Predicted 3D model of a 577-nucleotide part of an RNA (large-subunit ribosomal RNA, domain V) from Candidatus Gracilibacteria bacterium CG17_big_fil_post_rev_8_21_14_2_50_48_13. Its mean pLDDT, the model's own confidence on a scale to 100, is 83. Its Rfam family is "Bacterial large subunit ribosomal RNA".
Context: one part of a larger RNA
């Protein structure tokens, strides 16, 4: 040390299955509902098939008739137009009866008596005679003609039945209903298609999402975070807007009736601290900050040129032409001191105006110019229209991303050290040590998310160990608030040892008894290709709680497939050479 043989199973992040956990993917599929949106089905009306007849109500026409007080005014003028006469023995004026209408004052009507007159022009009135003709308005009557609804009723469509005795018919019931087809509306997980957002120190829960100020920011400009602070989704036409003209706030002191800390009025100081519709930052005395006057530029058509900037936007703008406002002018004004107060296309309204298409006019659509209608707030807006659950699940993908382990850190956690108030009758240090600093470790919790998702099995227990020492016994020594005999603390020490049952899946921890003692940790919380599998953590059940449900729950119950014949390293026993 080189070949064997027989074993072990610690490693080759061993083999096995493109991880099922977990996140993504404008990926899927089951399931759910009071998530959207269709569809069955269910059901209202209409209308067809489907038709008589009466009886009631009403529409609409066309004949005859009625009806109609606002004040003045013989008085319930229904408007307009013609117009001097109309009606009356075919029976006026007046009277009994009886009925309608009513703003109870009258108007009309039928009947009867009755017997020859009534009424209009005239006068008051915007309007003049229902004297009288014609058209129309409004109230209702009656005839006729249509219709429309309701209700009864019929029989021939339609249906049901039709025995003995198949089939068809008579007949009998029901009936214009029902049923069917077309509309219309409503309901509608029964069914079906789908949608159910990012960001995120994994995800979810919580928060956010679009503008404005300021501070990060690092002296141009830009600059991130679930960074640290506030503001917006406007107001304003009696201006808080334009111009032309004039003013000085605030605070300090002193004095000065009521008057006090603050009201007014006067004097000195000091300055931009007051004041600016509104958050903050910059600004502002020539004022931008306060007043008065007059007003409408908070116009129209454009606009050289800048800034900003992926684009789309977005911001400033001298200057020209119209007409204006205020000013003597010269100017100045195209809204507010500046920066927040906002939404892109499309699709529709509404105005105005010269356009196009349809052969022209009428018209209907489009287009132009203004302009209206999104908390489209997830604010560059995927639709006009939208939630949830998978533990029955699938699929692509990710150590881009989380749960075990490793690693990095060491807040937390253990373990020492300084300092020494203070407790220890006295005495800071025998034994304690408060407010505080400094280490070490790397055994807990956590933080990062760096190998690992084309898999690195997860708690406990059994087996079998092995190292550390911050020592639990045994050994050795130092103080002592050590009398001795127990103790207490500190130093050295890793050679050996370090329990059996009861509960519980347990580590731990309680208990009971022992023991010289019943150490505390590392070894992927050692160890599942050596064992278990009771936990936890797939499916099936149940409970309690949550949830309309579907189904969830570091809540609970019961029951739930643990694969590998060993190439290499190692390791142990043995042979040969």
């Nucleotide at each position: 040390g080189u070949c064997g043989u027989a074993g072990c199973a610690a490693g080759a992040c061993g083999g096995a299955a493109a991880g099922a956990c977990c996140c993504c993917g404008u990926g899927g599929a089951g399931c759910u509902u009071u998530a959207c949106u269709a569809c069955a089905g269910c059901u209202u009306g209409a209308c067809a098939u489907u038709g008589a007849a009466u009886u009631g109500a009403g529409g609409u026409g066309u004949a005859u008739c009625c009806u109609g007080u606002g004040c003045a005014g013989g008085a319930u003028a229904g408007g307009u137009g013609g117009g001097a006469g109309a009606c009356g023995u075919u029976g006026a004026a007046g009277g009994g009866c009886g009925g309608a209408c009513g703003c109870u004052a009258g108007u009309c009507c039928g009947u009867u008596u009755g017997g020859a007159g009534u009424c209009a022009u005239c006068c008051u009135u915007g309007a003049g005679a229902u004297a009288c003709c014609a058209c129309c308005c409004c109230u209702g009557a009656u005839a006729c003609a249509u219709u429309u609804c309701a209700a009864u009723u019929c029989u021939a469509a339609c249906c049901g039945u039709g025995a003995c005795g198949u089939a068809a018919a008579a007949g009998c019931g029901g009936g214009a209903c029902a049923a069917u087809g077309u509309u219309u509306g409503g309901u509608g997980g029964g069914u079906a298609g789908u949608u159910u957002g990012a960001c995120u120190g994994g995800g979810g829960c919580g928060g956010u999402c679009g503008c404005c100020u300021c501070c990060u920011a690092a002296a141009a400009g830009g600059u991130a975070a679930c960074g640290g602070a506030g503001g917006c989704g406007c107001g304003c036409a009696u201006a808080u807007g334009g111009u032309a003209u004039g003013c000085u706030a605030g605070c300090u002191u002193c004095g000065g009736a009521u008057g006090g800390a603050a009201a007014c009025c006067g004097g000195a100081g000091u300055g931009g601290u007051c004041g600016u519709g509104u958050a903050u930052u910059c600004g502002c005395a020539c004022a931008a900050g306060c007043a008065u006057g007059c007003u409408u530029a908070a116009c129209u058509g454009c606009a050289a040129g800048a800034g900003c900037a992926a684009c789309a936007a977005c911001u400033c703008g001298a200057g020209c032409a119209g007409g204006u406002a205020c000013g003597a002018a010269a100017g100045u004004a195209g809204g507010c001191g500046a920066a927040a107060g906002u939404g892109a296309u499309c699709c529709g309204g509404c105005a105005c105006a010269u356009g196009a298409a349809c052969g022209u006019g009428g018209g209907u659509u489009c287009g132009g110019u203004g302009u209206c209608g999104c908390u489209c707030a997830a604010c560059g807006g995927a639709u006009a229209a939208a939630a949830g659950u998978u533990a029955c699940c699938c699929c692509g993908g990710g150590g881009a991303u989380a749960a075990c382990a490793g690693g990095c850190u060491g807040a937390u956690c253990a373990g020492g050290c300084c300092c020494a108030a203070g407790c220890g009758u006295c005495c800071a240090c025998a034994g304690c040590g408060a407010c505080g600093g400094c280490c070490u470790g790397g055994u807990u919790u956590g933080g990062c998310a760096c190998c690992u998702c084309g898999a690195u099995g997860u708690c406990g227990g059994c087996u079998c160990g092995u190292c550390g020492c911050a020592u639990c016994c045994u050994g050795g020594g130092g103080g002592u608030g050590a009398a001795g005999a127990a103790g207490c603390u500190c130093c050295c020490a890793a050679g050996g040892g370090u329990a059996u049952g009861g509960c519980u899946g347990u580590u731990c921890g309680c208990c009971a008894u022992u023991u010289a003692a019943a150490g505390c940790g590392g070894c992927a919380c050692g160890c599942g290709a050596g064992c278990u599998g009771g936990g936890u953590u797939c499916a099936g059940a149940a409970c309690g709680u949550c949830g309309u449900g579907a189904g969830a729950c570091a809540g609970u119950u019961c029951g739930g497939u643990c694969c590998c014949u060993a190439u290499c390293u190692g390791c142990u026993a043995u042979g040969a050479c």